[in-house]
RNA sequence: AUACGGGGCUGCCUUGUCGCUGUCUGCUAUGCGGACAGAGGAAAGUCGGGACAACACAGGGCUCCAUACUUCCUAACGGGAAGGUCCUGCAGUGCCAUCGGCCUUGCAGGAACAGCGAGUGCCACAGAGAACGACAGCCUUUUCGCAGCUCCGGCCGCGGAAGGGUGAUGGUGAAAACGUGGGGUAAGAGCCCACGCUGCAUCAUGGUGACAUGGUGCAGGGGUAAACCUUAUGGGUUGAAAGGCCGCGUACACCGGGGUUUGAGGGCUGCCCGCCCGACCCGGGGGGUAGGCCGUUAGAGCCUGGUGGUGACACCAGGCCCAGAUCAAUGACAAGGAUCCGCCGCAGAGCGGAUACAGAAUCCCGCUUACAAGCCCCGUCAAGGC
Numbered sequence: 001a002u003a004c005g006g007g008g009c010u011g012c013c014u015u016g017u018c019g020c021u022g023u024c025u026g027c028u029a030u031g032c033g034g035a036c037a038g039a040g041g042a043a044a045g046u047c048g049g050g051a052c053a054a055c056a057c058a059g060g061g062c063u064c065c066a067u068a069c070u071u072c073c074u075a076a077c078g079g080g081a082a083g084g085u086c087c088u089g090c091a092g093u094g095c096c097a098u099c100g101g102c103c104u105u106g107c108a109g110g111a112a113c114a115g116c117g118a119g120u121g122c123c124a125c126a127g128a129g130a131a132c133g134a135c136a137g138c139c140u141u142u143u144c145g146c147a148g149c150u151c152c153g154g155c156c157g158c159g160g161a162a163g164g165g166u167g168a169u170g171g172u173g174a175a176a177a178c179g180u181g182g183g184g185u186a187a188g189a190g191c192c193c194a195c196g197c198u199g200c201a202u203c204a205u206g207g208u209g210a211c212a213u214g215g216u217g218c219a220g221g222g223g224u225a226a227a228c229c230u231u232a233u234g235g236g237u238u239g240a241a242a243g244g245c246c247g248c249g250u251a252c253a254c255c256g257g258g259g260u261u262u263g264a265g266g267g268c269u270g271c272c273c274g275c276c277c278g279a280c281c282c283g284g285g286g287g288g289u290a291g292g293c294c295g296u297u298a299g300a301g302c303c304u305g306g307u308g309g310u311g312a313c314a315c316c317a318g319g320c321c322c323a324g325a326u327c328a329a330u331g332a333c334a335a336g337g338a339u340c341c342g343c344c345g346c347a348g349a350g351c352g353g354a355u356a357c358a359g360a361a362u363c364c365c366g367c368u369u370a371c372a373a374g375c376c377c378c379g380u381c382a383a384g385g386c
């Protein structure tokens, strides 16, 4: 180099003609002219967080929902950065009881990483048994049958029955009462000892911290909480068709029910208590209107440089204005070029085809998903090869 893994940027270009929308501006002004601008990295999904708007702000209890290692960033987040612990994959080095394992290094990825010493559940099948254990086997007591020996006390072998002990050996399983070695025992067992492993507590050192390393003591079945649950923290509701304003227009002196401090109805509020507002409320019948403006894009904005920081990012200085439609604009055609694919060809040239995912609608910050092709960066193979 190639390859593998990860990340970032661009994502067709130029010219001409015509067309559409907005802002500013000129004029002979409901049209014509000029200048400038005009769909994304995801505009998508609607999964999160907010800005903003309306209602409310009197609280308390319950319910429901969400989050969950540490520190930092941010307006905030279930987001991001850097770390910690555990796990997975690839590659390398070393070791061993050798085709597998262990240690260690690098890169990449994942975690729905608070708690199973609060409690209640569940762990299929197989297996005796999944925590109230006992199949085979081993040891032992009594007894029965057969056979042998005998110094006639009994001994030994095989088979069976009734008890007791065992958890080392075997089997089942994803997992079976911590592991290895030794002692001990009737046979065995942390029963005892040594060295380890795991968990908890504590001390020392390092670190902002999660934690790491080491010492001491205690304990010794696991797994599972996107199982019920416990703990801690947080959460008002609705959503631009939110909301507000103007104009036009008419016909309600209609009917029924409830209510006016003996409080209908409404709000805080998903429910209860409590508190507040309140003179009209609910239903039926009939009549009129459907137009316009604001919200609506100057921002938690973007670009460049500097300083600080491992970084996400923060601060300072300078510069820029980059859609605002509302039955919904942002395009069409022509020519040339660029990149890729295929054919032919020694190559060049030529011919043909293709150019991804996709389309603003109050706005911003994230997450997730989709993406032809091109370029760049980091790491490994690897100082290995040349």
Stems, first nucleotide, its partner, number of pairs: 003380008012337007020038008040357001044368002047366005052239004059273004064235005069083005084113001085111008094102003114230002119228002121224003135170002137166010148155002178196006197220010243294004252285001254284005265277004301320008338355006

A computed fold for a 386-nucleotide RNA from a Bacteroidales bacterium, annotated as Bacterial RNase P class A.
Rfam family: Bacterial RNase P class A. The family's RNA type in Rfam is ribozyme.
The coordinates come from a structure-prediction model, not an experiment, and the mean pLDDT is 75.
Lineage of the source: Bacteria > Pseudomonadati > Bacteroidota > Bacteroidia > Bacteroidales.
The gene name in the source record is rnpB.